This is a predicted structure of a 72-nucleotide RNA (transfer RNA) from an Elusimicrobiota bacterium.
Rfam family: tRNA.
The sequence is in RNAcentral, with records from ENA.
Its mean pLDDT, the model's own confidence on a scale to 100, is 80.

RNA sequence: GGCGCGGUGGCCAAGUGGUAAGGCGGAAGUCUGCAAAACUUCUAUUCGUGGGUUCGAUUCCCACCCGCGCCU
Numbered sequence: 001g002g003c004g005c006g007g008u009g010g011c012c013a014a015g016u017g018g019u020a021a022g023g024c025g026g027a028a029g030u031c032u033g034c035a036a037a038a039c040u041u042c043u044a045u046u047c048g049u050g051g052g053u054u055c056g057a058u059u060c061c062c063a064c065c066c067g068c069g070c071c072u
Base pairs, nucleotide, nucleotide: 001071002070003069004068005067006066007065010024011023012022018055025043026042027041028040029039030038048064049063050062051061052060
């Protein structure tokens, strides 16, 4: 330098046009004599950044940034 894959809460991770599942962690509450366990609620309005298409973009297109792999 070329090609491919990926970037989604604090962490892992699903979602591939109609405002984002789940798990871990954290916070508050219920329960308890106190705790643990269990249960409930909350924790992503720039889904890497900037543009474009669209009535509507995490999703499609372009450029860029970052990570991983392959080729030279």